This is a predicted structure of a 1449-nucleotide RNA (small-subunit ribosomal RNA) from a metagenome. Its mean pLDDT, the model's own confidence on a scale to 100, is 83. The sequence is in RNAcentral, with records from SILVA.
[in-house]
RNA sequence: AGAGUUUGAUCCUGGCUCAGGAUGAACGUUGGCGGCGUGCCUAACACAUGCAAGUCGAACGAUUUAAUUCGUUAAAUAGUGGCAAACGGGUGAGUAACACGUAGCUGACCUACCCUCAAGAGGGGGAUAACGCUCGGAAACGAGUGCUAAUACCCCAUAAGCUCACGGGAGCUAAGCGACAGUGAGAAAAGCUUUUGCGCUUGGGGAUGGGGCUGCGUCCCAUCAGCUAGUUGGAGAGGUAACGGCUCACCAAGGCGACGACGGGUAGGGGGCCUGAGAGGGUGACCCCCCACACUGGGACUGAGACACGGCCCAGACUCCUACGGGAGGCAGCAGUGAGGAAUAUUGCACAAUGGGCGCAAGCCUGAUGCAGCGACGCCGCGUGGGCGAAGAAGGUUUUCGGACUGUAAAGCCCUGUUCUGUGUGACGAGGAAGGACGGUAGCACAGGAGAAAGUGUCGGCUAACUACGUGCCAGCAGCCGCGGUAAGACGUAGGACGCAAACGUUAUCCGGAGUUACUGGGCGUAAAGGGCGCGCAGGUGGAUAUUUAAGUCCUGUAUGAAAACUCCUGGCUAAACUAGGAGAAGCUAGAGGAUACUGGGUAUCUUGAGUCGAACAGAGGAGUACAGAAUUCCGCGUGUAGUGGUGAAAUGCGUAGAGAUGCGGAGGAAUACCCGUGGCGAAAGCGGUACUCUGGGUUCAGACUGACACUGAGGCGCGAAGGCGUGGGUAGCGAACGGGAUUAGAGACCCCGGUAGUCCACGCGGUAAACGAUGCACACUCGACGUUCGCCGCUUGACGGUGAGUGUCACAGCUAACGCACUAAGUGUGCCGCCUGGGGAGUACGGUCGCAAGAUUAAAACUCAAAGGAAUUGACGGGGGCCCGCACAAGCAGCGGAGCGUGUGGUUUAAUUCGGGCCUACACGAAGAACCUUACCUAGGCUUGACAUACAGGUGGUAGCGAAGUGAAAGCGGAGCGACCCUUAAACAAGGAGCCUGUACAGGUGCUGCAUGGCUGUCGUCAGCUCGUGUCGUGAGAUGUUCGGUUAAGUCCGCAAACGAGCGCAACCCUUAUUGCCAGUUACAAGUGUCUGGCGAGACUGCCCUUGAUAAAGGGGAGGAAGGUGGGGAUGACGUCAAGUCAGCAUGGCCUUUAUGUCUAGGGCUACACACACGCUACAAUGGUCGGUACAAUGGGUAGCGAGACCGCGAGGUGGAGCCAAUCCUCAAAGCCGAUCUCAGUUCAGAUUGUAGGCUGCAACUCGCCUGCAUGAAGUCGGAGUUGCUAGUAACCGCGUAUCAGCAUGUCGCGGUGAAUACGUUCCCGGGCCUUGUACACACCGCCCGUCACGUCAUGGGAGUUGGUCACGCCUGAAGUCGGGAAGCUAACCGCAAGGGGGCUACUGCCGAGGGCGGGUCUGAUGACUGGGACGAAGUCGGAACAAGGUA
Repeated sequence: AGAGUUUGAUCCUGGCUCAGGAUGAACGUUGGCGGCGUGCCUAACACAUGCAAGUCGAACGAUUUAAUUCGUUAAAUAGUGGCAAACGGGUGAGUAACACGUAGCUGACCUACCCUCAAGAGGGGGAUAACGCUCGGAAACGAGUGCUAAUACCCCAUAAGCUCACGGGAGCUAAGCGACAGUGAGAAAAGCUUUUGCGCUUGGGGAUGGGGCUGCGUCCCAUCAGCUAGUUGGAGAGGUAACGGCUCACCAAGGCGACGACGGGUAGGGGGCCUGAGAGGGUGACCCCCCACACUGGGACUGAGACACGGCCCAGACUCCUACGGGAGGCAGCAGUGAGGAAUAUUGCACAAUGGGCGCAAGCCUGAUGCAGCGACGCCGCGUGGGCGAAGAAGGUUUUCGGACUGUAAAGCCCUGUUCUGUGUGACGAGGAAGGACGGUAGCACAGGAGAAAGUGUCGGCUAACUACGUGCCAGCAGCCGCGGUAAGACGUAGGACGCAAACGUUAUCCGGAGUUACUGGGCGUAAAGGGCGCGCAGGUGGAUAUUUAAGUCCUGUAUGAAAACUCCUGGCUAAACUAGGAGAAGCUAGAGGAUACUGGGUAUCUUGAGUCGAACAGAGGAGUACAGAAUUCCGCGUGUAGUGGUGAAAUGCGUAGAGAUGCGGAGGAAUACCCGUGGCGAAAGCGGUACUCUGGGUUCAGACUGACACUGAGGCGCGAAGGCGUGGGUAGCGAACGGGAUUAGAGACCCCGGUAGUCCACGCGGUAAACGAUGCACACUCGACGUUCGCCGCUUGACGGUGAGUGUCACAGCUAACGCACUAAGUGUGCCGCCUGGGGAGUACGGUCGCAAGAUUAAAACUCAAAGGAAUUGACGGGGGCCCGCACAAGCAGCGGAGCGUGUGGUUUAAUUCGGGCCUACACGAAGAACCUUACCUAGGCUUGACAUACAGGUGGUAGCGAAGUGAAAGCGGAGCGACCCUUAAACAAGGAGCCUGUACAGGUGCUGCAUGGCUGUCGUCAGCUCGUGUCGUGAGAUGUUCGGUUAAGUCCGCAAACGAGCGCAACCCUUAUUGCCAGUUACAAGUGUCUGGCGAGACUGCCCUUGAUAAAGGGGAGGAAGGUGGGGAUGACGUCAAGUCAGCAUGGCCUUUAUGUCUAGGGCUACACACACGCUACAAUGGUCGGUACAAUGGGUAGCGAGACCGCGAGGUGGAGCCAAUCCUCAAAGCCGAUCUCAGUUCAGAUUGUAGGCUGCAACUCGCCUGCAUGAAGUCGGAGUUGCUAGUAACCGCGUAUCAGCAUGUCGCGGUGAAUACGUUCCCGGGCCUUGUACACACCGCCCGUCACGUCAUGGGAGUUGGUCACGCCUGAAGUCGGGAAGCUAACCGCAAGGGGGCUACUGCCGAGGGCGGGUCUGAUGACUGGGACGAAGUCGGAACAAGGUA
């Protein structure tokens, strides 16, 4: 620091996702040790049990026990009394608040214990608990009576600088402050101990802690906009420690709010913590500070302090006890239990330390705390061994079979002992003796022994790491993109690799990346985004000069910013984590002092911004009234006759009752031709005949005046096209709806004939548009050129120059993703407003506001996708355009499609009818030839190392080979018998080779995959294209070149040109053919310099002339020439396309098969036959058939061959074998020509079919060959829609030859003979090329894509309602309790001789009051028959709306 993902590719916009860090975590797998931390985030849910706050005998009486020298002493304790229990500990429910933070104020206050100063403590009195007795109760707990003490309680005295009242007062204050002094009144005390004592009372001060008040800061929602009666204030009273509506009576009517009141939701706040470069964002566990709470709600008491976690009273819910009468309780203390939950620990030890309470002290208490236990929950550290060790072992995996990897890894040898185990020793923590929970712990020493200690995730890209097998869109993976449909580096397993490591992954959450809410630091013409337009309150911003002030701003210094945390330095645990000391940092806040440029405030002045006055000018600016002509329609009359109208073509319609046409007259409504112009005016919407009236704004010119009066503008107010609504008019034309006619598969449309609302007017409403320049308003600045509208000025009077206000086009800088904008900015700046933050859901729902309604405005969420989008690029496509070509059409000739037959295919059939090929580019195609063979198919019978190859091992000497009988359809089985008798070694037994047999490896497969492949081929297309290097242009994909003007068969050539060159294609080179020269020539010709054959050459190049063209390329015409503009034909096929064809020609990966999917054999099948298609043959006849005669070729083939003459046969053919290894022989064309006949018929046409007799080939013609003779003589009389070939030696017609082949051709490939017609031309059909244009296509139009319906799933709105929660309000009732009353009852202290009084307490009572009840409401949740739309879902239905002119833009 970035990366992946929209596209065929590109740039941009924009979302989604990833890599990092973090956590009180949880889950999965795994797990050796230690240190330090940390551990109910959920149910503020309920709690069994134990403990968590007591202590003091030096306040007091009493009791008990022990001792006793009987004097007492010691210990313990219930009670009275004192202090503490308001701390410490827990939790975060509530709280949006002076709760918290920060800075202040308190002259409006309190403060026990502690410190200090001053003063004091004299004299009396009456009770009461404990206890005793009596009684009640189940219990809890009480009642009565009697006795008693105090540091408990009371009275009197004394007393100030204390308190109160009155009245002075220096000084300081905004104020209630106050030295000092006066008068009057009032209020104190307690003792214990016998010690270095502890206490008591009053007052002042301090310290500490607290109460109250204030400025500033402190979450979300405006779909919460108005709230408020103690409310705001006053003066008075009460109350409080104290101010205050805190409370009360009275008076006034205020107070708060867009700078967000009120309401709703959520939430303890801070120091800090996490993240981040920072600014920020998130968070508030542990530790520290503050607050709040203690089962829920209310209340007070005591006290210095509480409205009190382990106190009291009441109400409520819940739990427990009960003798049913009544009682008890509150773990959000520490442990622990249940429940909830993904999830969070021991009913431990100790007060040794630190701290707290009480006490003179000893001491007691302390679940605070110190420790231990459990959990890898986190951080930090250590270990699981170290060295040597290549035969690179075995095993595993893989392989191209050579090897490679695992891998120095292991084994093996030599070591070590962190940890571990055992034994021994053994702390610091404790300040002067003893005293240690932790703890026999840490540490130390010795011994033992490599022994006991590695996992987890990943390996397609992002992202480090790759192979094999299995699976076969299945199983599965996945953070995003996406993998999986038979060769998966993405699934599963294995081997290996990579990462981290006692952990590793996953999930969840936060920040980051995200500049993706933009303060730092974004945008708004087309990507999301400028309000439809104006006026304008608040607000924001604001010209020049001087002076003043010092609020902002800046500087200095002070105070504060707790500790911890953070950073730096240093120290302590071996180091680190951890921890200690010091320093730093710390926004901000307040006070003080200073500065005065800028901003702000005050004052004074100015004229340039703004405005006013004067003179002109232009204009469809607005409102109203009146008038005009043309046209349409209608009405009347006339003329006149059969149509008119309308369309692609028609029809509906109108018309003989007289239309349309035409003439005249009339009526009525609406709109104003020409002028008319990227001309004018207006803020926008908008405004167009003429005249008049009223009226707004603008511009120019020249001076004068006012003196910042300005700009923008949330809310607000006004205007606002068309359509729509209301009331009333009007209605010629046009014309939603509607009717009819067409079109169509349908036509709810487009076209036609009609036609109502409406369009028009008046008055209201509505308030929206692609209300667009898709561009807010204002001001300033920034090269130019050319138009145009309206003014002004100048001269040399012009197509002149200058200037102002508009309105256009082009273009520089600059900007922009690009397109483009460019003084009319989208440039450079300033001010203000509006708006945007992925697509869909949705401008929708709910709520509010407005509206008569339609609807408008404001405006979400659930859910869902990984895109949606902008601009530009290359293609492809278009029922877009331009140019051009082709037997593409047209013009012609001959056909096909109808018949019969041949052949192929489909289909059907079959045991099998083997397989492939399927528009063009399959179908007389593979097949240049299926009777057996071929043959791959079927049936049946055999063989199993095999019909064929190689290797190894073993065997074999009568070996190899031949092979009778028998059996069988054959193959095969069988084996009598015969039997070569090989090579190497000097020789030979031996050994080896060859052969044969057996066995093992393997062979074999026309089995599958042409979508795993090679090679070859088809097609576009013999179309003229396809590219590259360098340069240039563009951010880039790309462009340029290759476009353009000509020309060509051609990207052929020329010219121009930011291109210059080059390559593959074109052309040429090659073969053949036409002419010819030379040479040679047998087997051709009777012969020859000739013909012919072969070889080597020549020839043609737009070379020459004229002309057109641009002086080019080239074209037109001509000459010459055998041939003329590529002379004809062939071969030659660019980059690529079609996953085109072929695994069955061959080769080949993978898969499958192995007594069979191999192989052999026999027979059958590939030849079937209702039918459909394709390619052909033969015909339908007279341009013909038949018969007779007769003429002229070329390419080719031939020895297991071609085969002559001759003879036999009607013939096919046979016999026979001359000649030929070929210019020698085989070898002869047919149409044609001459003559005869037939005479238009199903024929003397045509020949299918069938019968019969033969021939040939071949082991074999039944299935299933070809030919011949005789006989038979079918359909067919020129072929519907449609469709094919061909432009010259071509079509057509005619025959000949070859390959294959034993035999079999109407097919194929070749050969020659005869030999035409037509082409105006490029509108149309098809295909193609180039340029251009549009595009939402890129699998590329056989594309993309929309909506209804049907089915499934999901979330959501409405909904008669039903049922909860919440919050106030009204009325009723009203506990405890404070306060007030308290005439009744009770009553020790004081007064009084007494009676009695004073004072106190209680019953009772008033206000308030928690809770409860009733009621109507607010907000909100769940659910609900039915219903609305929405989203999503490989192959459903109907259409075809959009994208091309998308076929009606």
Its Rfam family is "Bacterial small subunit ribosomal RNA".